Glycine riboswitch aptamer from an Oceanospirillaceae bacterium, 96 nucleotides, folded computationally. The prediction has a mean pLDDT of 80. It matches the Rfam family "Glycine riboswitch aptamer". Rfam describes the family as follows. This family represents the bacterial glycine riboswitch. A reference for the family is Mandal et al. (2004), "A glycine-dependent riboswitch that uses cooperative binding to control gene expression", Science.
[in-house]
RNA sequence: AUGGAUCGUCCGGGAGAGAGUAUUUUAUAGCGCAUAAAAUACCGCCGAAGGAGCACGUGCCCCGCAAACUCUCAGGCAAAAGGACCGGCGAUCUUU
Numbered sequence: 001a002u003g004g005a006u007c008g009u010c011c012g013g014g015a016g017a018g019a020g021u022a023u024u025u026u027a028u029a030g031c032g033c034a035u036a037a038a039a040u041a042c043c044g045c046c047g048a049a050g051g052a053g054c055a056c057g058u059g060c061c062c063c064g065c066a067a068a069c070u071c072u073c074a075g076g077c078a079a080a081a082g083g084a085c086c087g088g089c090g091a092u093c094u095u096u
Base pairs, nucleotide, nucleotide: 001096003094004093005092006091007090008089010088011087012086013085018043020042021041022040023039024038025037026036027035028034044077045076046075050073051071052070053069056064057063
């Protein structure tokens, strides 16, 4: 110099699905109404945090073991936040 692997309180990109209904609490503002946020419950949805399942190894059991597939426990359904994955940067190891 060069290809690869792993890691990261770093940078950029990053989809999908109801700004749903009801009740309560807080704030605006003392009351009522209203608005916003949060919690709980109900109905409808999404899959790209996490989690689970199997194809295969194998004729059987155990075990190993996947996914962007499947399931939705969790999470999410205006914006914000998060976000698999991709690129950059940095560090470590390693190939030539």